[in-house]
Model confidence (mean pLDDT): 80 of 100.
A computed fold for a 72-nucleotide RNA from a Minisyncoccota bacterium, annotated as transfer RNA.
It matches the Rfam family "tRNA".
RNA sequence: GCCCCCUUAGUGAAAUGGACAUCACGUCAGGCUUCGGACCUGAAGUUAGGGGUUCGAGUCCUCUGGGGGGCA
Numbered sequence: 001g002c003c004c005c006c007u008u009a010g011u012g013a014a015a016u017g018g019a020c021a022u023c024a025c026g027u028c029a030g031g032c033u034u035c036g037g038a039c040c041u042g043a044a045g046u047u048a049g050g051g052g053u054u055c056g057a058g059u060c061c062u063c064u065g066g067g068g069g070g071c072a
Stems, first nucleotide, its partner, number of pairs: 001071007010025004018055001027043005048064005
């Protein structure tokens, strides 16, 4: 330099172009407990960034950033 893949919450993952983007762990609050752990209930928090297609985009297209792999 060229080609391919990946990028979703703090972490790991799910999600036929159509619900309020879901689950586990973690965090916070409450319950329980003498206290803590475990357990129960609830809450906050997410589509890497820009542009496009579409009635509708996490998903399709494009550019940029980041990561990984292959060839040279």